Overview
The part of an RNA shown here (large-subunit ribosomal RNA, domain II) has 720 nucleotides and comes from Haloglomus irregulare. The source organism's lineage runs through Archaea, Methanobacteriati, Halobacteria, Natronomonadaceae and Haloglomus. The sequence was found in a public genome assembly. It matches the Rfam family "Archaeal large subunit ribosomal RNA". The prediction has a mean pLDDT of 83.
Context: one part of a larger RNA
RNA sequence: ACCAAGGAGUGUGCUUGUUUGACGAGUCUAACCGGAGUAUCCGGGGAGGCGUAGGGAAACCGACAUGGCCGCAGCAUUGCGAGGGCCGCCGUAUUCAAGUGCGGGGAGUCAAACGGGCACGACCCGAAACCGGGUGAUCUACGCGUGGGCAGGGCGAAGCGUGGCGAAAGCUACGUGGAGGCCCGUUAGAGUUGGUGUCCUACAAUACCCUCUCGUGACCUACGUGUAGGGGUGAAAGGCCCAUCGAACCCGGAAACAGCUGGUUCCGACCGAAAAAUGUCGAAGCAUUACCUCUUCUGAGGUAGUCCGUGGGGUAGAGCGACCGAUUGGGGGCCCCGACUCCGAGAGGAGUCGGACCUCCUGUCGAACUCCGAACUCACGGACGCCGUGGACGAAGGGAGUCCGCUGCGCGGGGUAAGCUUGCGUAGCGUGAGGGAGACAACCCAGAGCUGGGUUAAGGUCCCCAAGUAUGGACUAAGUGCGAUCGAAGGUGGUCCCAAGCCCUAGACAGCCGGGAGGUGAGCUUAGAAGCAGCUACCCUCUAAGAAAAGCGUAACAGCUUACCGGCCGAGGUUUGGGGCGCCCAAAAUGAUCGGGGCUCAAGUCCAUCACCGAGACCUAGCCGCACGUGUCAGAGCGUGCUCGCGUAGGUCGGCACUCCGGUUGGGUGGAAGCACGGGCGAGAGCUCGCGUGGACCGACCGGUGAGGAAAAUCUUGGU
Repeated sequence: ACCAAGGAGUGUGCUUGUUUGACGAGUCUAACCGGAGUAUCCGGGGAGGCGUAGGGAAACCGACAUGGCCGCAGCAUUGCGAGGGCCGCCGUAUUCAAGUGCGGGGAGUCAAACGGGCACGACCCGAAACCGGGUGAUCUACGCGUGGGCAGGGCGAAGCGUGGCGAAAGCUACGUGGAGGCCCGUUAGAGUUGGUGUCCUACAAUACCCUCUCGUGACCUACGUGUAGGGGUGAAAGGCCCAUCGAACCCGGAAACAGCUGGUUCCGACCGAAAAAUGUCGAAGCAUUACCUCUUCUGAGGUAGUCCGUGGGGUAGAGCGACCGAUUGGGGGCCCCGACUCCGAGAGGAGUCGGACCUCCUGUCGAACUCCGAACUCACGGACGCCGUGGACGAAGGGAGUCCGCUGCGCGGGGUAAGCUUGCGUAGCGUGAGGGAGACAACCCAGAGCUGGGUUAAGGUCCCCAAGUAUGGACUAAGUGCGAUCGAAGGUGGUCCCAAGCCCUAGACAGCCGGGAGGUGAGCUUAGAAGCAGCUACCCUCUAAGAAAAGCGUAACAGCUUACCGGCCGAGGUUUGGGGCGCCCAAAAUGAUCGGGGCUCAAGUCCAUCACCGAGACCUAGCCGCACGUGUCAGAGCGUGCUCGCGUAGGUCGGCACUCCGGUUGGGUGGAAGCACGGGCGAGAGCUCGCGUGGACCGACCGGUGAGGAAAAUCUUGGU
C1' cells in the first nucleotide's frame, strides 16, 4: 500500500412537546401482600402524586351549569351556528373614589412511541498533565567499610657529611639524600581531543580505526553497605537516580477534562439558511433576537411592481453682489492702525510702505458653508397588476443551523499604496451546474427533473475548431495590433482628417538666371573705422529695385550672401488651432510566443450591413415526480399546472436492506444458506431468475425488536 472483518447519537432517571390508546371531574398506583402454570401473569394495595379556584407580601376573602351581539367550518338559505370573537356580569388585590393587575361559562391523568432539554463516560478516538499507593541505587551520583593495583626512565626539594670562607650568625662548593596533586611513558589501568574518518535497515538502541589525555593521586578498581521521587545525589551539565528525568517506574482514581483536531456507515421527495445585532473573564465558545423549517389556530385581506395625489428629506449637482470660512491681480476711496522719512520750537502737517474697512473690475474653492437643488427614497390614501378560502396576512408552539465570510459595482473612514483595512447599499460566490473569457469561486450569458428534435444568448465565423478567407468604406507600416496588461511625464516636418487667418493667373511658395546702384569712404571717433569695434543721425538722387545695411569676412579695404526688384516657371502656398492611428521614452534573471500556427487593401483598428455557428437558456414531443381537482371503503385511473421541479448547514415526509421474536403461510438431500458467473425488473436503496459450487437449513406477509447499513478517523486486528 491493497483486501477482509470490526468500528461512532446509546441506556437510566427527571422534564417538555407531538402522535396514538385507556379512563374522564377525575386519573394513576408506589413499596408491599396473596395466588399461580412462579423473572412473565392474575388478584389486592389509593399511602401518595397530578388535576378539580383563584387573588393577595400577608392577615384573609373567594368566582358566569350563559344575559346580549357578531361569526369560521358545517347545516341550510337570507337564517341557525360547536369551537372562536366583542360586550355585559362576577372573585380578589390595590383602593376616598375612579381606574388598573391577575382570575372566572369544567379537561385532565396514566401508558407507549418519537422530537428536544438536563444529570450521568452521554456520538467515537485523541493529550500534555494532576492525585494516591507501591517498586527501584545489580546502571549511574555521592558517602562509608574491607581488600587489590600502578614496567621502566628522568629531574633532583629539605635534611645530613666533608672542604672552603667568616668574629659570629651563617654563606658557599662538592658529595650524600630522595621530596613532588613534578616530567617522559601503547607498564597495568583509567579517559576520550581531533579526524566533524569508517559505520549509520550498524558488529553495536552510542560500535570500529588512527590520533590524543592522565598514569603516586582531589588516582584507578573489586565486593559489601547507605541515601528514593517535589525526594535523593551532584568539583553544577538541570547532570544522574536500571536504554526512562525541568520531577523515575508500576498499578489505581479513570472511559480525567479538552470551548481544540480528526472521523461519524442505505435511497428518494418538499422547503431551504447564516457568517448580522445585543450580552458575555467574551472574541476558536455560548445565550437571546434576526434569517430556515414543521405543526396547530385564526378567517379576508395582503403588497415585492407601475402610475397618481398629499406630505417628509438637503445628498449629486450648483452657487457664494445669500451667510460662515478660504482665496488671484488691478483701480478708486476713507483717512482708521503700525513702522519709517521729511518740514516744524511744538501742536501738528506732508509723504512712503504694510494692514484693516468701503466700493468698481477681474480670477477661484469647502465633509463639519447654503440663496438653491434633482434622480431617488419614506409615510399615508387611491388606481392597475400580482398573491389569497387550494387559507394569504397574522398568532402560538416543536426542531434547527448560523454568529471566521468573501468578490464585483456604487458611495464613504484610515493608509503613499496593496490580492490592504474598516463601514453602508446592491448583486453574486458561499449553497450554482451549463456556454463564453487559453487554463480561471464570485467578469459576460444563463438559474439544471429525465430522454429526443429545433431556435437563439454571451461570444464567435483563415487552420487547430462549429460557422464568412462575407460585403461597402476608412485608417495603421509600428507585427502597432490580433490580450479585459489599452505602459507615464515629456517629445515627434510619421501619416490621415477638420477648422480658421494671410498670400496667389495683375502669377503666390520653392528653385534657377539677372540686378542689388549713385551722392558716399554719411558725420564723429580712431593708427585705421570704407554698410558691418563704438557713438550720433538714418537724408537725397537715379530707378523696376537696391538698407547711412540683416549675416559671414578683412589690420583696414577687398570679397561672399541677405533684404528689395525684374525674368523663367505655372497652381496652389504658408501659418495657427483641433482630432484619428502610429513612433521615441521602454531594463531581469532556464527558451521564447497573440492559446498556437500564422496574419499587412489583415486573420489588425474604426464605421455600416447581411448571413451563419453557438448553452442544460427559449420553443417543442414523450416520460417521472410534486401540488390541486375528480374518482373510490381505500385505490388504480383521468384531468389541470404561463405564474411547480439547482441546492451546503438544516427542518419535514416516504421508502430499501440487516438481526432476532410472535402470528399467518410457504420452500428444502428430486439439493437450503453462503460463494462465483450470467439474464431481467426498479428513479434508487435494492429485488428476482438461471447455471456452477456447496451440503442443511431458508423464506414471504402482518406486528414487534435492535450491539441495524462504512470509503475515509497518521482508525483496530488479521492476511497478502